[in-house]
RNA sequence: GGUGGGUUCGUAUAGCGGUCUAGUACCCCGGCCUCUCACGCCGGUAACACGGGUUCGAGUCCCGUACCCACUA
Numbered sequence: 001g002g003u004g005g006g007u008u009c010g011u012a013u014a015g016c017g018g019u020c021u022a023g024u025a026c027c028c029c030g031g032c033c034u035c036u037c038a039c040g041c042c043g044g045u046a047a048c049a050c051g052g053g054u055u056c057g058a059g060u061c062c063c064g065u066a067c068c069c070a071c072u073a
Stems, first nucleotide, its partner, number of pairs: 001072007010026004018056001028044005049065005
């Protein structure tokens, strides 16, 4: 250089174009429980890499850019 794959809360991940105002677990915050802590239970905060395009509608499809991984020269 070429080809392919990937990028979603702090972390790990799910997500057939619409019922997603994006779910789950851990972390964090608050409450309940406890003499206190831990455990357990309940609730809450927090995310679609960036820029375009297609579409009535995009996390999802297409193009470009950035970064990461694999293969290859």